[in-house]
RNA sequence: GGGGGCAUAGCUCAACCGGUUAGAGCAACUGACUCAUAAUCAGUAGGUUCAAGGUUCAAGUCCUUGUGCCCCCACCA
Numbered sequence: 001g002g003g004g005g006c007a008u009a010g011c012u013c014a015a016c017c018g019g020u021u022a023g024a025g026c027a028a029c030u031g032a033c034u035c036a037u038a039a040u041c042a043g044u045a046g047g048u049u050c051a052a053g054g055u056u057c058a059a060g061u062c063c064u065u066g067u068g069c070c071c072c073c074a075c076c077a
Stems, first nucleotide, its partner, number of pairs: 001073007010026004019057001028044005050066005
């Protein structure tokens, strides 16, 4: 330099062919249980979907550019 993949809650990940309130597990918090703690059970909260534009009635999803990480190829030494 060329090509490809990924970026969503504190963490690990879903979200179908673009569609109607963006979810799950773990973690956190509250309550129940217990002498108490853990475990278990019930509940609560937590999101600028990497950034900026664009297309669309409608974008996490499609397009462009940028940023970060990973892989492959080439080049230099």
The RNA shown here (transfer RNA) has 77 nucleotides and comes from Candidatus Omnitrophus magneticus. The sequence is in RNAcentral, with records from ENA. Its Rfam family is "tRNA". Rfam links the family to the GO term triplet codon-amino acid adaptor activity. About the family: Transfer RNA (tRNA) molecules are approximately 80 nucleotides in length. It is annotated as a transfer RNA. The prediction has a mean pLDDT of 81.